[in-house]
RNA sequence: GCCAAUCCGUCGGGGGGCCCUCAGGGGCUGAGAGAUGCUUGCAUCGACCCGUCGAACCUGAUCCGGGCAAUACCGGCGUAGGGAACGGAUCGAUGCGUUUA
Repeated sequence: GCCAAUCCGUCGGGGGGCCCUCAGGGGCUGAGAGAUGCUUGCAUCGACCCGUCGAACCUGAUCCGGGCAAUACCGGCGUAGGGAACGGAUCGAUGCGUUUA
């Protein structure tokens, strides 16, 4: 010096809900289903998750199987194709490398 772990800073990536309703709201899954604005399907913000040791998330996909009141709800697909990082601190272990004596 390399390396593991934790933390910090800065930066970045990301998200198609489903159902009921007496229209007030309620139920399901999830980390997350939020708020505001307006031109009403977009923008902004927040929370949350994730950042190459990368299933956060996207594609395949109007996919396949199972299950449900219903849904990407669960599993498969998946050793698939993509996918957003740098710096610092602390600490640990012995291992490796290098240098000096």
TPP riboswitch aptamer (THI element) from a Paracoccaceae bacterium, 101 nucleotides, folded computationally.
The model forms 92% of the base pairs in the Rfam consensus.